[in-house]
RNA sequence: GGACAUCGACGGGGGCGUCCGCAUCUCAUGCGGUCUGAGAAGUACCCUUUGAACCUGAACCAGAUGAUACUGGCGGAGGGAGUCGGGGACCCGAUCGG
Numbered sequence: 001g002g003a004c005a006u007c008g009a010c011g012g013g014g015g016c017g018u019c020c021g022c023a024u025c026u027c028a029u030g031c032g033g034u035c036u037g038a039g040a041a042g043u044a045c046c047c048u049u050u051g052a053a054c055c056u057g058a059a060c061c062a063g064a065u066g067a068u069a070c071u072g073g074c075g076g077a078g079g080g081a082g083u084c085g086g087g088g089a090c091c092c093g094a095u096c097g098g
Stems, first nucleotide, its partner, number of pairs: 001091002007085004011048004016042001017035001019033006054079003060073004
């Protein structure tokens, strides 16, 4: 001097389902609850380019479940939102000594 884990500040990005019951209503809304999960509208949670947070593919495929975008595949596929500071280990260079 470089770039990185972790951290901080200020910004930015993202998702919010399934089923059951009640109410109202005339097929939608509200409330409560079960399931999974970090999170199922909380100023919370997650992610922020070494980017699987999240989206497309996808009303996909396989396996489960009461059901589900539940699990896995898909996925060495394609997209996707940043600057600064500080920085343990790491790399490069200069000088000095052996």
TPP riboswitch aptamer (THI element) from Tropicimonas isoalkanivorans, 98 nucleotides, folded computationally. Its mean pLDDT, the model's own confidence on a scale to 100, is 78. It was read from a public genome assembly, where an Rfam model found it.